[in-house]
RNA sequence: GUAGGCGACGGCAAUGGGGUUUGCCGUCCCGCCGGUGGCGGGAGAACCGCCGGACCCGAUCUUCCGUGCUGAUAACUCCUGUCGCGAG
Numbered sequence: 001g002u003a004g005g006c007g008a009c010g011g012c013a014a015u016g017g018g019g020u021u022u023g024c025c026g027u028c029c030c031g032c033c034g035g036u037g038g039c040g041g042g043a044g045a046a047c048c049g050c051c052g053g054a055c056c057c058g059a060u061c062u063u064c065c066g067u068g069c070u071g072a073u074a075a076c077u078c079c080u081g082u083c084g085c086g087a088g
Stems, first nucleotide, its partner, number of pairs: 009026005016079006027043007049069002051066004
C1' cells in the first nucleotide's frame, strides 16, 4: 500500500416523512479555514417497476420512445397525500 473481516458513521433498496429490522454500496479528485480537524464542490459505487414499440436475423440485455399500467413499505408499523365505497 492492497485484499478481507469486525465495529461506527454516511448513502441506497421505482412516489413523501418518522421508528425498528434486513440487504447492498462507501473510493477518488479539487478548493477553503481559525488546521492533524472541519467545511464546500465534483466524479464514482449501491439504486432506477410493469406493458408495448424502436434498435437487433431472432431471443435476452443495454439504450431510446409512449396521451400505457400498478404501488407512497426492501419488510413491519405510524403519519401525511391520493383513490374507491358507505354514513353524517
This is a predicted structure of an 88-nucleotide RNA (Fluoride riboswitch aptamer (crcB RNA motif)) from a bacterium. The sequence was found by an Rfam model in a public genome assembly. The coordinates come from a structure-prediction model, not an experiment, and the mean pLDDT is 75.